[in-house]
This is a predicted structure of a 1588-nucleotide RNA (small-subunit ribosomal RNA) from a Candidatus Nomurabacteria bacterium.
The coordinates come from a structure-prediction model, not an experiment, and the mean pLDDT is 80.
């Protein structure tokens, strides 16, 4: 010096996690709308829909200096007539005395006001003082005084002096005149004149309706239908034109005839016309000249013109002709939306010759000739749309958009047409046609707001029927000026940008008031009150611009700018669960609502309504549409296809296209670089300035506008083109291996069938059967025949082939690969859209062939059903010729093709080295095909020289799911169907991988009284207790598999008690507070079932300072509260139960993984145990396990009472000892394991307390505590009774039997826990007997309960019986508790004497001092025990073992499950709604084709003139398709919908593995057949790997 100013992310798929990938959000922006609010101002902007219809006004006219003229307007002229005036004249009277022109002092007024000074008034303030008043007052009112302001008078002096100007006009001066002249007044008359009105004429003048005629209406204003086009956009060109304007050259002469206006008749309702007749021109037309000019045959021939005006100087103007400048047609490169379910498309179509037409090239038109010409680089056709500049949005690249303001088309009620014309096929012009309105005399006419207001209508939605031509700009015009809804301004609308303001400082008792509260406070909030200050706006007043060049201002008294008044006019809105600032509290209870996604809302809601408060923004704030952004979710920039969507079946052959080895000449298309043009303005950047700022404007000051094009350079890279190479590719030559294809011969073994023997009752099937063959000889076995398919072993992650695929042997024919050599060619190459060919199995046509096997189909069994799965049978098909089909999990779920990037280690098959006679072994090096891994890649899995690396090339595909590979169309195909292939709707997900954990009718270990082995049970009976269920006025409640049911309840007659009936009581059975009374108590009496309720009588204490008190209790009032076993165990706390006394569950650091998680916790071993040991990316630690505790067994020491007569010993209690695999062998590294010795006891001696994290939203609000919420003369409480105890019946626990291992009789032996004063209670006596009396001891090693404890032991009896068994039921008589024993206790005695002979299916407990069996004792308890805890007596059999049930633990594996298999999930049906396909046909739209008719027009030909024919067309109509769309009985599928029917198809081996294509078949998932895939578990065997 240059470049550069720029990029952000969140919620949602899950338990969790990564990715893939939609949806949804934060920003930004609008000609908006709507809701809710609403102060100003200044720039903008304002039918996006019906290019629908339009009522009224206005938007285009001007020239009289082209013309003839004169209707209307003023104004003159002339003429009559009418008024009034008014003069003079003259007539008649009275009065008067002046007129004209010059000068000028002085007055007066302006130019001119200004200041000070005093004076008076008015006004405000402020003081002091007085004084009045109807004063509540620090009120009012006068007066006084000072300031101040303002007026008005007036003195002085600078300075009233002087200068200009101007009005009047006294006064001078001079002239006139002199009895005349003048002036006044009055009345008369006669002339003249002015004025006024009328009428008539008069184009004379101004100026002008309508005509003639010239310019303009072709701009200027609107709009956006149409157009996918040279229509814009850009950039280039030849074969034009051009009125007005500029320059420049030559003209401008002399003549004619008409005809409009108009006059006059006609005809019509009207629009309008017609016919006679007169007239002028810058209107017409010839003549004359031609510089130029235009045509020529090069001799020549042809072609203008107009005046008008005037101050007479000239201007304006005509003709012809060349240039210019400046617009315009035309022709072209480039660019310019979407559809291929639009692939051919075009006859004037492409071209050429001559003609004709245009301003002008040209099929633009015609004639004749040729057949061209456009398309995959997308014609054609169908759909949408004006284009651009720019806007808006993004970092940019890009999308999106075309309002305002600019440039271009276009279009003008729909169509067609052409005339005028310099320019049109013309917005406010003409002709036809059509549709619509309106007028009408019904004959016929008139219209065109997508100019500017402004109506209706549509619509969510968009303005005043305004001023002005004052600017700026146009139209004529010589000008004046006229027009100008261009335009310049106002008016409405927060429509949008930009600015202002709505106060600003103080101000704590932190006021009242609200909301909240944990009641203490906290917030609203210095915010309000209050105090002081300011005044933008607002208001009122006043001065007043700019915008104007000489002058003219709509806006507008407007912008500004001075004065006053006075906080004074002035704030809303939407959020507050995340994303996303911003949170209480009521109310509501899946209701009522919210929502942009996710989601809130079932009695504690920051998500709904309200309220406080808080946050965002602010005159605005949200909503609602739409674009773009984020979205790198269409990917140039900047993506992907192995499993997520996505590599076509094969790329096999190969067209266009795309790309393309080395080395060299050239050349410059691409590329590059320099210059130069354009790239309108506006716009946009950056500066600089003007509005007070800002929007906003200005300004070549400087820049973009990334673009095109011309020129010139350069040759390194692509490309043209020329010439060589050889490493690519191809050919040759030699060799080789194979199930490579066709095609014909052939071969045995197995199945069936048939024929014959020889044989006899079964054979086949299956989980188990039956159907099925068979005594009419099967099965089996011999021997023969016959036919069809398929080819065991070799055979192998071996071969071969593009893929599908491809095996018995031989032959012939034939295609590809390899590997060797480097012999030939010289780039021939790569890939490929379409195309062409090939393509399993199923399927199809025609013919054959059919053994075996097999869909359909029949049978038979499973079953609830079985249209299966298993079985007998069996047809198509399987097979072969020939001809279709064209699909498959057609896969390596991985397109081809070339280069590069570590290796190990197999196998196939070539070559070569080394050996060696030879071969094998080694090695080398190719080509195929396998495993395992480096780096690197990957969301992970994984892949990994055969790449899913690295990187070229060229082709195919993908864009959320579901609809759906469907539907419609097309093209193939006999058909079945196949390819191509949408949408509307629905949604918030769907989906890979990988984690954890569950689970599984997946494994694989271990374990437990789990099984099994054995003992005794339950299920049968009677009873007793729970329970369901049923019953009642209540049978209160809970509890519900395991883990409820002899459970809460270790005690329901009353109470308990909570449930029912009556009866009662409301501050209350209970607790505090507060007033008042009284001590408390006590004892009578009456009614009542009780509570209780009325009454009567009695009685004072204790503390203190005398009363007032004071503690405790009673009693009354009233309120605050009490109270409730009401409901929520799914609001909780605690507390238990269960997995399970199972071995589990975590954690810190590390390390590994994007990451959830993983590691430790896994493996090998042991163990009861995650115990312990070895290992190991882990080392460590908690909580669990054991121990530590208590108890029990052995001993010792001590010590002893209530025990021992007493030493030992027994016994109590206290302290200690023992037991640790510690020896000893045996295995093992260890840990541990097994045998043994010793010991009271041995491997945890034996019990017990102990119960990790967690799981059962397990159980309990009825044990207590607790939130919320509901009752409060009751859901509280109190008190009598009853009820919890009922009873067809079903279920769980237990007693007691069913008997001889007994029963009964009668003698006998031996515990241990324990408990005991409202208590145990001896001994004695009474009872049969429970009991009963009786009292002694005992607060307990002293007394008692309590004796002999039973069963056991001894003898006796009963002899198999419904019994001497069993005892239940009743009757009858007692006893004991207690106010009470009927409902409803127990005992006893006597009588009775039930069922029951060992238990169906199925089901419990227990491994040793257990299991079975005996009694005792306690605890609750006034009594009531088969229950229940504990105690001790007596006391076994079994465990081979881990297939299997059951449940547990670890590891692994598969999941579509995670509410976790009580999981999820498919279809059919039946309801309800939505969109859409078919559909008999109906509508109406749309463009073309044939035809028919043809308006008005150019043009062509006739016509004396009227005119008439002709091509050619718009409108109309006839027809046969098409093409989108609408509707349409009825049909077809789809989607969605808290709790509908059937199954249970799939997800685990899903209970038959599953899925693909195909073909049958079925109520429905679906089932079979054939091929095919693993995207299948599981065990087993092989092969290979890594390690040794």
């Nucleotide at each position: 010096a240059u470049u550069a100013u720029g990029g952000a992310g969140a919620g949602u798929u899950u338990g969790a996690u990564c990715c893939u990938g939609g949806c949804u959000c934060a920003g930004g922006a609008u000609g908006a709308a709507u809701g809710c609010u609403g102060g100003c101002g200044g720039c903008g902007u304002g039918c996006c829909u019906a290019a629908u219809a339009c009522a009224u006004g206005c938007a285009a006219g001007u020239c009289g200096a082209g013309c003839g003229g004169u209707a209307a307007c003023a104004g003159g002229g002339c003429a009559a007539g009418a008024g009034a005036c008014a003069a003079a004249a003259c007539u008649u009277c009275g009065g008067u005395u002046u007129c004209u022109u010059c000068u000028u002092a002085a007055u007066u007024u302006c130019c001119a006001a200004a200041a000070u000074u005093a004076u008076u008034c008015a006004c405000a303030a402020a003081a002091u003082c007085g004084g009045a008043a109807u004063u509540a007052a620090u009120u009012u009112c006068c007066g006084u005084u000072u300031u101040g302001u303002g007026a008005a008078u007036a003195u002085a002096g600078a300075u009233a002096a002087g200068g200009g100007a101007a009005a009047a006009g006294a006064g001078g001066a001079a002239g006139a005149g002199a009895a005349a002249a003048a002036c006044c007044g009055c009345a008369g008359g006669u002339u003249u004149g002015u004025c006024u009105c009328u009428u008539g004429u008069u184009g004379c003048u101004g100026a002008c309706g309508a005509g003639c005629g010239g310019c303009g209406g072709a701009c200027g204003g609107c709009u956006g239908a149409g157009u996918a086009a040279c229509g814009c956009g850009u950039g280039g060109g030849a074969a034009c034109a051009g009125a007005c304007c500029c320059c420049a050259a030559a003209g401008u002469g002399a003549g004619g005839g008409a005809u409009a206006a108009c006059u006059a008749c006609u005809c019509g309702a009207a629009a309008g016309a017609g016919u006679a007749g007169c007239u002028a021109a810058u209107a017409c037309c010839g003549c004359a000249u031609a510089u130029u000019c235009u045509c020529u045959u090069c001799g020549g021939a042809g072609c203008a013109a107009a005046g008008c005006a005037u101050u007479u100087a000239u201007g304006c103007g005509c003709u012809u002709u060349g240039g210019g400048a400046c617009u315009g047609g035309c022709c072209u490169g480039c660019g310019u939306c979407u559809g291929a379910u639009u692939a051919g498309a075009u006859a004037g179509u492409u071209g050429g010759u001559g003609a004709g037409g245009u301003a002008a090239a040209g099929g633009c038109u015609c004639a004749c000739c040729a057949a061209g010409u456009c398309g995959a680089c997308g014609a054609u056709c169908a759909g949408u749309a004006g284009a651009u500049g720019g806007u808006u949005u993004g970092a940019g690249a890009g999308g999106a958009u075309g309002a305002u303001c600019a440039u271009c088309c276009a279009g003008a009620c729909u169509g067609g047409g052409a005339c005028u014309g310099a320019g049109a096929c013309a917005c406010g012009g003409c002709c036809c046609a059509g549709a619509c309105u309106c007028c009408u005399a019904c004959g016929g006419g008139a219209g065109g707001c997508a100019g500017c207001a402004g109506u209706a209508g549509g619509g969510a939605a968009u303005c005043u029927u305004u001023c002005a031509c004052a600017a700026u700009g146009g139209a004529c015009g010589a000008a004046a000026g006229u027009c100008u809804g261009a335009u310049g301004g106002a008016g409405c609308a927060a429509c949008g940008c930009c600015g202002c303001g709505u106060g600003c400082g103080g101000g704590a008792u932190g006021a009242a008031g609200g909301c909240c509260u944990u009641c203490g406070g906290g917030u609203c909030g210095u915010a309000a009150a209050c105090c002081g200050c300011u005044u933008u706006u607002a208001u009122a007043a006043g001065u007043g611009a700019g915008a104007a060049a000489u002058a003219u201002g709509a806006u507008g008294g407007u912008a500004a700018c001075u004065u006053g008044u006075g906080a004074a006019u002035a704030a809303g809105g939407a959020u507050c669960g995340g994303c996303u600032a911003a949170c209480u509290a009521c109310g509501u209870g899946c209701c009522a609502g919210c929502a942009g996604c996710c989601g809130c809302g079932g009695u504690c809601a920051u998500a709904c309504g309200u309220a406080g408060g808080a946050u965002c923004c602010g005159a605005g704030c949200a909503u609602u549409a739409u674009c773009c952004g984020g979205a790198g979710u269409g990917a140039c920039u900047g993506g992907g296809c192995g499993u997520a969507a996505a590599g076509a079946g094969u790329u096999g052959c190969g067209u266009a296209g795309g790309u393309g080895g080395u080395c060299u000449u050239u050349u410059a298309a691409g590329u590059a670089g320099a210059u130069g043009g354009u790239g309108a303005a506006a716009u946009c950047u950056g500066g600089u300035c003007g509005c007070u700022c800002a929007a906003c404007g200005a300004u070549u000051c400087a820049g973009a506008c990334u673009a095109u094009u011309a020129u010139c350079u350069a040759a390194a890279c692509u490309g043209g083109a020329g010439g060589a190479c050889u490493c690519g590719a191809g050919a040759g030559u030699a060799u080789c291996a194979g199930g490579g294809g066709u095609a014909g011969c052939u071969g045995g073994a197995a199945u069936u069938u048939c024929u014959a023997g020889u044989g006899u009752a079964g054979g086949a099937g299956u989980g188990a059967a039956a159907u099925c063959c068979g005594u009419a000889g099967a099965u089996a076995u011999u021997a023969g025949a016959a036919g069809g398919a398929a080819c065991a072993c070799c055979g192998a992650c071996a071969g071969c082939g593009u893929a599908g695929g491809c095996a018995g042997g031989c032959u012939a024919c034939u295609g590809g690969g390899a590997u060797a050599u480097u012999u030939c060619u010289g780039a021939c190459a790569c890939u490929a859209a379409g195309g062409c060919a090939c393509g399993a199995a199923a399927g199809c046509g025609u013919g054959g062939g059919g053994a075996g096997c097999a869909a359909a189909c029949g049978g038979g069994a499973u079953u609830a059903g079985a249209u299966a799965c298993c079985c007998c049978g069996g047809u198509a098909g399987u097979c072969c010729a020939c001809g279709c089909c064209g699909u498959a999990a057609a896969c390596g779920a991985u397109g081809a093709a070339u280069a590069c990037u570590a290796g190990c280690c197999g196998u196939a098959u070539g070559g070569g080295g080394u050996a060696u006679c030879g071969a094998c072994c080694c090695c080398c090096u190719g080509u195929g095909u396998g495993g395992c891994g480096a780096a690197g890649c990957u969301a992970a899995c994984g892949c990994g020289u055969u790449a899913a690396g690295u990187a070229u090339u060229c082709c195919g595909c993908c864009u959320g799911u579901g609809u759906a590979g469907u539907a419609c169309g097309a093209u193939c195909g006999c058909a079945a169907g196949a390819u191509u292939a949408a949408a509307a709707c629905a949604u918030a997900a769907a989906g890979g991988a990988a984690u954890u954990g569950a689970c599984g009718g997946g494994g694989a270990c271990c374990c437990g009284c789990a099984c099994a082995a054995g003992c005794g049970g339950u299920g049968g009976a009677u009873c007793a207790u729970g329970u369901u269920c049923u019953u009642u006025a209540a049978u209160u409640c809970g509890a519900g598999g395991c883990u409820a049911a002899a459970c809460g309840a270790u005690a329901a007659a009353c109470c308990u008690u909570a449930c029912c009936a009556g009866g009662g009581c409301u501050u209350g059975a209970c607790a505090u507070c507060u007033a008042g009374g009284g001590a408390a108590g006590g004892c009578c009496a009456a009614c009542g079932a009780a509570a209780g309720u009325u009454g009567a009588c009695u009685g004072u204490g204790c503390c203190u300072u005398u009363u007032u008190g004071g503690a405790a209790c009673c009693c009354u009032a009233a309120g605050a509260c009490a109270g409730g076993u009401g409901a929520u165990g799914c609001a909780u706390g605690g507390c238990c139960g269960u997995c399970g006394u199972c071995a589990g569950c975590u954690c810190g650091u590390g390390u590994c993984g994007u990451g959830a998680g993983a590691u430790g916790u896994u493996a090998g071993g042991u163990u009861a145990a995650g115990u312990c040991c070895u290992u190991c990316a882990a080392c460590g630690a908690g909580c669990g396990c054991a121990a530590c505790c208590c108890u029990u067994g052995u001993c010792g020491u001590c010590a002893g009472u209530u025990g021992u007569a007493u030493u030992u010993u027994u016994c109590u209690g206290a302290c200690g000892a023992a037991a640790c695999u510690g020896c000893u062998u045996c295995g093992g590294u260890a840990a541990c394991g097994g045998a043994g010795a010793g010991g009271a006891a041995g491997g945890g001696g034996g019990g017990g307390a102990u119960g990790a994290u967690g799981u059962c939203a397990g159980g309990u609000c009825a044990g207590u505590a607790u939130u919320u919420c509901c009752c409060u003369u009751a859901c509280g409480u109190c008190c009598u009774g009853g009820g919890c105890u009922a009873g067809a019946a079903a279920c769980g626990u237990g007693a007691u039997a069913c008997a001889a291992u007994g029963g009964c009789u009668a003698g006998u032996a031996c515990a241990a826990u324990g408990c005991g004063a409202a208590g145990c209670g001896a001994a004695g006596c009474c009872g049969c007997g429970a009991g009963g009396u009786g009292a002694a001891g005992c607060a307990a090693a002293u007394c008692g309960c309590a004796c002999c404890a039973a069963a056991g032991c001894u003898a006796g009896u009963c002899u198999c019986a419904g019994u001497u068994c069993g005892g239940a039921u009743u009757g009858g008589a007692g006893g004991c508790u207690g106010a009470a024993a009927c409902u409803c206790g127990c005992c006893u005695c006597c009588a009775u004497g039930a069922a029951g002979u060992c238990g169906g299916a199925a089901u419990c407990g227990c491994u040793a001092g257990u299991a079975a069996u005996c009694g005792c004792a306690a605890a609750u308890c006034a009594g009531c025990a088969u229950g229940u805890u504990g105690u001790g007596g007596u006391g076994a059999a079994u465990a081979c073992g881990u297939u299997c049930c059951c449940g547990g633990g670890u590891c692994u594996u598969g999941u579509a499950c995670a509410c976790a298999c009580c999981g999820c999930c498919c279809g059919u049906c039946a309801a309800a709604c939505c969109a859409u396909g078919a559909g008999a046909g109906u509508c109406g739209u749309g463009g073309g084709c044939a035809c028919c008719c043809g308006a008005a027009g150019u043009c062509c030909g006739a016509u004396u003139c009227g005119u008439c024919g002709g091509c050619c067309u718009a409108a109309g109509g006839u027809g046969a398709a098409c093409a989108a769309g609408a509707u349409g009985a009825u049909u077809g599928g789809g989607g969605u919908u808290a709790a509908g029917u059937c199954g249970u198809a799939a997800c685990a081996a899903g209970g038959c593995a599953u899925g693909g294509g195909u073909a049958c078949c079925g109520g429905a998932a679906g089932g079979u057949g054939u091929c095919c895939a693993u995207g299948g578990a599981u065990u087993a065997c092989c092969u290979c790997c890594u390690u040794u």